[in-house]
Context: one part of a larger RNA
RNA sequence: GACGAACGCCGGCGGCGUGCCUAAUACAUGCAAGUCGAGCGAAGUUUUUCUGGUGCUUGCACCGGAAAAACUUAGCGGCGAACGGGUGAGUAACACGUAAAGAACCUGCCUCAUAGACUGGGACAACUAUUGGAAACGAUAGCUAAUACCGGAUAACAGCAUUAACUGCAUGGUUGAUGUUUAAAAGUUGGUUAUGCUAACACUAUGAGAUGGCUUUGCGGUGCAUUAGCUAGUUGGAGAGGUAACGGCUCACCAAGGCGAUGAUGGGUAGCCGGCCUGAGAGGGUGAACGGCCACAAGGGGACUGAGACACGGCCCUUACUCCUACGGGAGGCAGCAGUGGGGAAUAUUGGACAAUGGACCAAGAGUCUGAUCCAGCAAUUCUGUGUGCACGAUGAAGUUUUUCGGAAUGUAAAGUGCUUUCAGUUGGGAAGAAAAAAAUGACGGUACCAACAGAAGAAGUGACGGCUAAAUACGUGCCAGCAGCCGCGGUAAUACGUAUGUCACAAGCGUUAUCC
Numbered sequence: 001g002a003c004g005a006a007c008g009c010c011g012g013c014g015g016c017g018u019g020c021c022u023a024a025u026a027c028a029u030g031c032a033a034g035u036c037g038a039g040c041g042a043a044g045u046u047u048u049u050c051u052g053g054u055g056c057u058u059g060c061a062c063c064g065g066a067a068a069a070a071c072u073u074a075g076c077g078g079c080g081a082a083c084g085g086g087u088g089a090g091u092a093a094c095a096c097g098u099a100a101a102g103a104a105c106c107u108g109c110c111u112c113a114u115a116g117a118c119u120g121g122g123a124c125a126a127c128u129a130u131u132g133g134a135a136a137c138g139a140u141a142g143c144u145a146a147u148a149c150c151g152g153a154u155a156a157c158a159g160c161a162u163u164a165a166c167u168g169c170a171u172g173g174u175u176g177a178u179g180u181u182u183a184a185a186a187g188u189u190g191g192u193u194a195u196g197c198u199a200a201c202a203c204u205a206u207g208a209g210a211u212g213g214c215u216u217u218g219c220g221g222u223g224c225a226u227u228a229g230c231u232a233g234u235u236g237g238a239g240a241g242g243u244a245a246c247g248g249c250u251c252a253c254c255a256a257g258g259c260g261a262u263g264a265u266g267g268g269u270a271g272c273c274g275g276c277c278u279g280a281g282a283g284g285g286u287g288a289a290c291g292g293c294c295a296c297a298a299g300g301g302g303a304c305u306g307a308g309a310c311a312c313g314g315c316c317c318u319u320a321c322u323c324c325u326a327c328g329g330g331a332g333g334c335a336g337c338a339g340u341g342g343g344g345a346a347u348a349u350u351g352g353a354c355a356a357u358g359g360a361c362c363a364a365g366a367g368u369c370u371g372a373u374c375c376a377g378c379a380a381u382u383c384u385g386u387g388u389g390c391a392c393g394a395u396g397a398a399g400u401u402u403u404u405c406g407g408a409a410u411g412u413a414a415a416g417u418g419c420u421u422u423c424a425g426u427u428g429g430g431a432a433g434a435a436a437a438a439a440a441u442g443a444c445g446g447u448a449c450c451a452a453c454a455g456a457a458g459a460a461g462u463g464a465c466g467g468c469u470a471a472a473u474a475c476g477u478g479c480c481a482g483c484a485g486c487c488g489c490g491g492u493a494a495u496a497c498g499u500a501u502g503u504c505a506c507a508a509g510c511g512u513u514a515u516c517c
Base pairs, nucleotide, nucleotide: 001516002515005513006512007511008510009509012386013385014384015383017381018379019378020343025341026340027339029338030337031336034079035078036077039076040075042073043072044071045070046069047068048067049066050065051064052063053062054061055060086296087295088294096220097219098218099217100216101215102214105213106212110209111208112207113206114205115204116203118152119151120150121149127142128141129140130139131138132137158181159180160179161178162177163176164175165174166173167172187201188200189199190198191197192196222268224266229259230258231257234256235255236254237253239251240250241249271293272292273291274290275286276285277284278283298319299318300317301316302315321332322331323330324329349376351375352374353373357372358370359369360368361367389419390418391417392416399410400409401408402407423458425453426452427451428450429449433444461506462505463504464503465502466487467486468485472501473500474499475498476497482489483488
């Protein structure tokens, strides 16, 4: 000098930040991922119109049917849920950083281009009936729709084979020709001159782009040799399988290799970086907040779906733990936001809003969801701003301390006189942030800010004073009590202990402790 700090004493206000560093410990409760009715059938509610019946007071009530409109939704279907948010356990590794390679790769949504969108079919939920179970959740039979599912037709620039030309650093690549193979679709809402045409949004195939990912390689970054040898899919080959793709990635066969004092192997420690702290620099330390990458989601393992996961709020198995149970069987996973127990020197509210920014769905500038985010609350936790008044005022008042008893100090300090009102307080006004054709739309917030009002009024402590080191006297104590960062101080005149007065330093803080330079 620094700090995600803690502790002691003290504490006026505001602004920008920051806030479990320990137990990757266990978690009550609520919320954190939904959305689309303009994909689909069905059900329900409301309103209107038409209509049948009954009562009868002949225009009202009740019961029922049909149609239309609006709304709601459990289910099928689509997209999203792989983002966003958290944590740092593991990891010494192509994990990260940097520079390259992919002629060994994939890429939903988005953009551009080309071509298309024809014709059929059978189911399964919902629902109905029966039925099992305490529950979780099912079982059987029957019915039904679709942008769900499955056939057929059509298609090349796609795949495969053959071949030609051109070309590359090798494997190879590009273009053309021929043959052959596989493979597609779906509508909805509007407009209209309505068996049709057309717009928007969806859909199919192919190519290109963009974005995102995957793989490989050079170099770089921790400590132990009181770890010296390690290795059998191990190292390589040709083949097969597998993958989006290369590869012992996997497998059968063949060979016997591969790594190592330029530190293999082993065990220890550790997420990495941009950065941050320090330093003139070189370096040293560190990896909180913010940003990038990686890994993980109670411990361990596995795959499914999908463009993308081997998936925090998905599935299956297993282990430990917790809970429910009718003992047959089930449920759960806060390292999301709050919050609780525990641990600890130590770290906050079970708050508001989607107004802004961004995201998901959506035809949509409608809307829904969004503990992302924006805000508010708590904490002197860091940094920073500002206040606690200003001027005059000597009999140098009183008090206190000291004294050589004359005095000296506190000290213009106070009192007193005049003035001001920042901040806090009260009252009145009151934003920007809001973008969109108009209109409407602000959680923060009656906040910031402006004006008025009253009155010096409500606002100073902490540490030190032997030397280092700015600042000294008195009393008490008597190697005691105690101090102390180092030197050291204290045994009767202690500037070093304790108290008082004075002084010095910093100041809403000051001092101590831990850690780094």

This is a predicted structure of a 517-nucleotide part of an RNA (small-subunit ribosomal RNA, 5' domain) from an uncultured bacterium. RNAcentral holds the full RNA, with entries from ENA and SILVA. The coordinates come from a structure-prediction model, not an experiment, and the mean pLDDT is 83.